A computed fold for an 89-nucleotide RNA from a Syntrophomonadaceae bacterium, annotated as c-di-GMP-I riboswitch aptamer. It was read from a public genome assembly, where an Rfam model found it.
[in-house]
RNA sequence: CGAUCGAAAGGGCAAACCUGUUGAAAAGCAGGGACGCAAAGCCAAAGGGUCUAAUGCUCAAAAUGGACUAUGACAGCCUGGCUAAUCAA
Numbered sequence: 001c002g003a004u005c006g007a008a009a010g011g012g013c014a015a016a017c018c019u020g021u022u023g024a025a026a027a028g029c030a031g032g033g034a035c036g037c038a039a040a041g042c043c044a045a046a047g048g049g050u051c052u053a054a055u056g057c058u059c060a061a062a063a064u065g066g067a068c069u070a071u072g073a074c075a076g077c078c079u080g081g082c083u084a085a086u087c088a089a
Stems, first nucleotide, its partner, number of pairs: 012037002017032006035076001041082003046079003049074003056068001058066002
């Protein structure tokens, strides 16, 4: 100096749920709230996966119905990429 394991201290983020708001929805944002997280920081035009189906298309008994469809969303699903704090034995 690098890797693995990992304590303490100081901090960081914030699931469910509630309120407000945007949206067709999934979901996002703000406040409250903590299940968890060492990258729970960023990338969805790196790959896979999941959610939604406005739009398009199609089925139909014609309807406030069904199937398919991402251009919408999730980085707190996995892999990958970029950046990064502390660090005793």